């Protein structure tokens, strides 16, 4: 690599560097020289872990993650419908843990 399972409308910069792309992919739509994306520094959050402890709660120590917009919205399916719209539900994907 594969699998197997939880989660995915919450929350996270008036900083330093730096200099043009960037939201997985496709189609859309968006963000961006009023600074993308990266690297530091901040910060979120509590998935494993340590602490505490009453198997709850909590702290946030170590590993991860993560800091635009619902996973930005669709793509497949099914209900409804005022025919474009809504709900829902796979698919795909992220990410954690475990496998190997």
């Nucleotide at each position: 690599a594969u699998a197997u399972u939880a989660u995915c409308a919450a929350g996270a910069g008036u900083g330093a560097c730096u200099g043009a792309g960037g939201g997985a992919g496709c189609g859309g739509c968006c963000c961006u020289g009023u600074g993308a994306a990266g690297u530091c520094c901040g910060g979120c959050a509590a998935c494993c872990u340590g602490c505490c402890u009453g198997u709850a709660a909590g702290c946030g120590u170590g590993g991860u993650g993560c800091c635009a917009a619902a996973u930005c919205c669709g793509g497949c399916g099914g209900c409804a419908u005022u025919u474009u719209u809504g709900c829902c539900g796979a698919a795909a994907g992220a990410u954690g843990a475990u496998u190997g």
Notes:
Predicted 3D model of a 100-nucleotide RNA (SAM riboswitch aptamer (S box leader)). The sequence was found by an Rfam model in a public genome assembly. Of the family's consensus pairs, 94% are formed in the model.